[in-house]
RNA sequence: UAGAGUUAGAGCCUGGCUCAGAACGAACGUUGGCGGCGUGGAUAAGGCAUGCAAGUCGAGCGUGAAAGCACCUUCGGGUGUGAGUAAAGCGGCGGACGGGUGAGUAACACGUAAUCAAGCUACCCACCAGACUGGGACAACAGUUGGAAACGACUGCUGCUAAUACCGGAUGGCCCCAUAAGACCGCAUGGUCUACUGGGUAAAGGAGGGGAUCCUUCGGGACCUUUCACUGGCGGAGGCGAUUGCGGUUUAUCAGCUUGUUGGUGAGGUAAUGGCUCACCAAGGCUACGACGGAUAGCAGGCCUGAGAGGGUGGCCUGUCACACUGGGACUGAGACACUGCCCAGACUCCUACGGGAGGCUGCAGUCGAGAAUCUUCCGCAAUGGACGAAAGUCUGACGGAGCGACGCCGCGUGGAGGACGAAGGCAUUAGUGUUGUAAACUCCUGUCACGGAUUAUGAAUGCGUGUAAGUUAAUAGCUUGCGCGUUGACGUAAGUCCGAGAGGAAGCACCGGCUAACUCUGUGCCAGCAGCCGCGGUAAUACAGAGGGUGCAAACGUUGUUCGGAAUCACUGGGCAUAAAGCGUACGUAGGCGGUUUGUUAAGUGUGGAGUGAAAGCCCACGGCUCACCCGUGGAACUGCUUCGCAUACUGGCAAACUCGAGGACGGUAGGGGAGAGCGGAACUCUUGGUGGAGCGGUGAAAUGCGUAGAUAUCAAGGGGAACACCGAUGGCGAAGGCAGCUCUCUGGUCCGUUUCUGACGCUGAGGUACGAAAGCGUGGGGAGCAAACAGGAUUAGAUACCCUGGUAGUCCACGCCCUAAACGAUGAAUACUUUGUGCAGCGGGUAUCGACCCCUGCUGUGCAGGAGCUAACGCAUUAAGUAUUCCGCCUGGGGAGUACGGUCGCAAGGCUGAAACUCAAAGGAAUUGACGGGGGCCCGCACAAGCGGUGGAGCAUGUGGUUUAAUUCGACGCAACGCGCAGAACCUUACCUGGGCUUGAACUGUGCACGACGUACGCAGAGAUGUGUAUUUCCCUUCGGGGACGUGUAUAGAGGUGCUGCAUGGCUGUCGUCAGCUCGUGUCGUGAGAUGUUGGGUUAAGUCCCGCAACGAGCGCAACCCCUACUUUUAGUUGCCAGCAGGUUAAGCUGGGCACUCUAAGGGGACUGCCGGCGUCAAGCCGGAGGAAGGUGGGGAUGACGUCAAGUCCUCAUGGCCCUUAUGUCCGGGGCUACACACGUGCUACAAUGGUCGGUACAAAGCGCUGCCAACCCGCGAGGGGGAGCGAAUCGCAAAAAGCCGGCCUCAGUACGGAUUGCAGUCUGCAACUCGACUGCAUGAAGUCGGAAUCGCUAGUAAUCGUUGAUCAGCAGGCAACGGUGAAUACGUUCCCGGGCCUUGUACACACCGCCCGUCACAUCACGAAAGCCCGUUGUACUAGAAGCCGGUAAUUUAACCGCAAGGAAAUAGCCGUCCAAGGUAUGACUGGUGAUUGGGGUGAAGUCGUAACAAGGUAACCGUA
Repeated sequence: UAGAGUUAGAGCCUGGCUCAGAACGAACGUUGGCGGCGUGGAUAAGGCAUGCAAGUCGAGCGUGAAAGCACCUUCGGGUGUGAGUAAAGCGGCGGACGGGUGAGUAACACGUAAUCAAGCUACCCACCAGACUGGGACAACAGUUGGAAACGACUGCUGCUAAUACCGGAUGGCCCCAUAAGACCGCAUGGUCUACUGGGUAAAGGAGGGGAUCCUUCGGGACCUUUCACUGGCGGAGGCGAUUGCGGUUUAUCAGCUUGUUGGUGAGGUAAUGGCUCACCAAGGCUACGACGGAUAGCAGGCCUGAGAGGGUGGCCUGUCACACUGGGACUGAGACACUGCCCAGACUCCUACGGGAGGCUGCAGUCGAGAAUCUUCCGCAAUGGACGAAAGUCUGACGGAGCGACGCCGCGUGGAGGACGAAGGCAUUAGUGUUGUAAACUCCUGUCACGGAUUAUGAAUGCGUGUAAGUUAAUAGCUUGCGCGUUGACGUAAGUCCGAGAGGAAGCACCGGCUAACUCUGUGCCAGCAGCCGCGGUAAUACAGAGGGUGCAAACGUUGUUCGGAAUCACUGGGCAUAAAGCGUACGUAGGCGGUUUGUUAAGUGUGGAGUGAAAGCCCACGGCUCACCCGUGGAACUGCUUCGCAUACUGGCAAACUCGAGGACGGUAGGGGAGAGCGGAACUCUUGGUGGAGCGGUGAAAUGCGUAGAUAUCAAGGGGAACACCGAUGGCGAAGGCAGCUCUCUGGUCCGUUUCUGACGCUGAGGUACGAAAGCGUGGGGAGCAAACAGGAUUAGAUACCCUGGUAGUCCACGCCCUAAACGAUGAAUACUUUGUGCAGCGGGUAUCGACCCCUGCUGUGCAGGAGCUAACGCAUUAAGUAUUCCGCCUGGGGAGUACGGUCGCAAGGCUGAAACUCAAAGGAAUUGACGGGGGCCCGCACAAGCGGUGGAGCAUGUGGUUUAAUUCGACGCAACGCGCAGAACCUUACCUGGGCUUGAACUGUGCACGACGUACGCAGAGAUGUGUAUUUCCCUUCGGGGACGUGUAUAGAGGUGCUGCAUGGCUGUCGUCAGCUCGUGUCGUGAGAUGUUGGGUUAAGUCCCGCAACGAGCGCAACCCCUACUUUUAGUUGCCAGCAGGUUAAGCUGGGCACUCUAAGGGGACUGCCGGCGUCAAGCCGGAGGAAGGUGGGGAUGACGUCAAGUCCUCAUGGCCCUUAUGUCCGGGGCUACACACGUGCUACAAUGGUCGGUACAAAGCGCUGCCAACCCGCGAGGGGGAGCGAAUCGCAAAAAGCCGGCCUCAGUACGGAUUGCAGUCUGCAACUCGACUGCAUGAAGUCGGAAUCGCUAGUAAUCGUUGAUCAGCAGGCAACGGUGAAUACGUUCCCGGGCCUUGUACACACCGCCCGUCACAUCACGAAAGCCCGUUGUACUAGAAGCCGGUAAUUUAACCGCAAGGAAAUAGCCGUCCAAGGUAUGACUGGUGAUUGGGGUGAAGUCGUAACAAGGUAACCGUA
């Protein structure tokens, strides 16, 4: 020391991406009251107009104006003053500081610690000594002269002059040089001190004051004194120079670099060491602890972040370095190779009379440019500091201040208190209310800041003037110092204080899906848009936009960018490598790293103590000053570092000595496909020859190509050839790995075991390096039987450049040489030590026992399995570790791009090794879990198949659907699970559709206000009707007589209405898997967890049914049972049912009396439970068989439908959110349509006939229904039906005839006496009405159809098939539907296959779950990258050329004041010339980086493109790796 989101259906892990924090010299957007303190060109070290930024000294020196004023004047001028002023000049000091910037620089540049015995130092301080005497010039100035100017550059020329300028001489202890000697000291060269002797080197004056003495040009000087300056020296302080150790970037796709290079001798040069430079000599020096090269960069104190360790950074402030237009160079000076100095070259800008000149803001302001972006051409020297000066003072864009900018930090304010169960408005609303909200209004207060007025401090100390005192001195002078008084402020209209007035002038920004504090409405409708990540938006968006409300921060708030953090995500603290990314293919071995036991020594590491240093500022702490804070002051702590001196000696290291257990050697044994070479062998195969033989062989899923009558295949014999070695053989052996297999011989490596013995740490690992290294491949030469890339043919297929088949060449084999890669795997580097067990195998031993062997016990080595602790994300590993530790090496850091590109290197080539980036994604992945799926496996079930029976598909018709048509053909339902479905019944109605005609508070509902009226009934007229209009009639209840109530009509209003949309907003209901046997829970246990267990297993069942077993024990919803019907029986009851016996009676009949025994009815019981017996079975559950029984193992049937699935169906049953319509999408009415018809499909009916049709006769049901009804008898009609009216609200009456069946007749295989469609005519019934568009009847007509292709459906027993009956709906309409009974089969070996389902298991890259996932080419668009003939910049090397300025050297016949000399001349200097070095430039040729480039190559991304189907399941040819 905090975490969170995001991979998945869920969980664990790995792993990246993203967020919350802090910070900033920032910028942008919106907004903006005040103050303080800070801060502000980060880009173009790009270019610069203008002004200012370094001068000063008259107390060093010589000159020396003018305007103005005053006076005089002969009017030309003069004098005084201005003024010894301004101004230059000589001279001195300073312009090397201060200020700016960060281009260059990877370096002793910086930091730190040391060193200089190898050094320099102006001004300043202390001390010692001195300052004597002479001389000659040059500026200024005057004259002349060149030039456009700058300017005097060209030897400008001529003339004058001073000095603290310059020069000579003197002196010089100390100083310097030489000489040698002595003493002391140190750190190697060496240093210090002291003598003798010889030689050499200095100077400058200025100012103030003064009495005595002397001189005087009368100014003064000498002299005295004070002070400043000067000379020599010795020290100090500060500064500078040089050297060294250590420290801090990146790149090896930079591996070798170097010739002044490394060293020496000598010389030169410098303040000084030194190849710093030169001559000669030697051949060295640096480098894997990274030289050389490339890239980047000023460094540090610090600053930001962080728990820290670290990481990032170097703006402001401080220290330091470097630079000053670019490059080179020196001069002057104490100091420079000099920001506002000089010379040269170059670029640029400006001036020009074209000859030539001038310039350098990376000083302060300012300007242009580029840029996202960075200020005033301000005030002042009052303070601090600096230069000069004796001083006053001058100068100072250093500095002090102000201005501009919310750029940052800090502080203050924009009001305070009270004030409603709560105004208005807004928003929301479930319509009640909630919220904005004590917020406002209102009342009472306060007065910060801003505004106006008044007033008072600090920053001020000096200096100067004046007064006074002390010191110096001969001195009361001068000078110096102390004290008192006076004077000096840019900022400043500032800060502070007081007064005045009045809530008056002062709040925004972002956000509100999760992370992350904060929620609603409206609009929009995958659009517009949002987005940091995940992701929102396709009609109910808390995610877009607006609004209301809220949250956060606040004069700011957000966004963008950058850094650190979180990130233990480069892991020192503090990670990993079997499978997630990651162990080199293997060994040997160099450097390096690490290293057994004992003793001694040392003290490098290590520990401890002291000393020095670690600048200041900053951070931290304390105190103090601004009202607080930021800020500032004082003190402390700290600065974890470096150096140095002691001490300690356990450990590590060094040195020395010893030891034996690590390692190795000797000796005796030992197993082995270890390696190399040579020889030999048999089986198989193929070829050749010969024989036999005679039609096929071969091959496949099936075939064909192929071979064969020229004799194959088959078979026998002989011969040739090449390759590989069956059985043994194994989880077995050997080897470092790759790998190694017939037998024998020769050569040869390693292991293991045993016993004593020897050496004495000789060891482990191993970057580079070296060797070996399967297969494929390459080169040369052989060889070639079989196999077999390529290739050819045949098949398969939509295609088949494949899988299968027939052939077949490289190759496979040998020798030699390359290649150097593999899923080279145990996906597990090597070595050592330690850590519970069991059991195999191989090799070598030992012990016990025995005559001996085996068994048994045991040691070492190797090789397996199981499993414990421990470890692990899990899987798993587990003495052969993936455990516990140590040592060393290699490797990893999200996926893709990519093991690619470029470069290098190796290779004959193929290619290998090394190995990126742009761009792109938010994942990619590991192990495990639950499902789902598999052309995976096992077990089991189902009319699932099979075995059967009957159908559909063909015909006609009915009906539904699609399609088409139409004004409309209303709407819904679409695999199973839509399609005789909603519809249990469309002529009107229904009705939702179309057309036309109407109505608008409406056809129906509720409330309210107003007006009128009882409501109503009957009849006319117009109209298609709705409707309109009229006539007649009727007159309710209460009353306080005003009116009120109920009801109706009209009107107004709130609202009605909608079969309009959304079944993907919903409730309810329903379908389906499926009446399948499943689906879950509690507790416990196991697992980090998702989850598992239970529910799996062994049996059994129709069943998760039951039994047994079991870390499970129980429970729930399902199953079963309970319920209903049915099959048997019993009890009770006996009408409307029944009739055995008795009686009566009829043509007959339970018709009657009577009875309730039977049937039956409808209530309650019984019965069936594997209960009994036998066998099987685990002493079970249960199964099989049997008995009994009406019924037997669920007796048969029904109702009953678990958790859930399908966004299944339904907004048109109903209910309902939202949206939409409101003189219409509502509502009424007439008519039409839903009934259409080239066609296609589903479901049915009737048939095709003789097991039939038809005619006649004649039996036997069940269950229903009936008053707007069923309707008998009887009559009429061929019939539908009509008339009629008894009975019955029904065990009583009716519908009602059951039909198939049975008996008899006819038909005789034909489109028929089958079949009945279609059509004509005539009717019946219902109904307001049968035209569109009903059913039925009679007569006539008499179509297709002769058993139905591919395909497909139902059914396992009272079932299929077949036969009729009834009901709902309904005025009428049934081939449909729902029920009912009659007759009544066949078959099931069985579970291989098809379909569906259940359980277990397995694989998975699927989870929208295989109708899944997913790969590659091609096409299109777009992006970045590589190659490319070249083209163009830049950097840099080499060679040659070139040679400005300048230092140095040479020369110097030119020239020259000081010195010497009488002079001539000399000494010395010097222009010029020559030379070395050298910048720019030029030429040639390389290297490297970058840009661009027709074309080209692959890669990434993209919505629903094309082609195939490679992978994931046995993915349909198992997949994958290397190679061709």

Predicted 3D model of a 1524-nucleotide RNA (small-subunit ribosomal RNA) from an uncultured prokaryote.
The RNAcentral record of the sequence draws on ENA.
Its Rfam family is "Bacterial small subunit ribosomal RNA".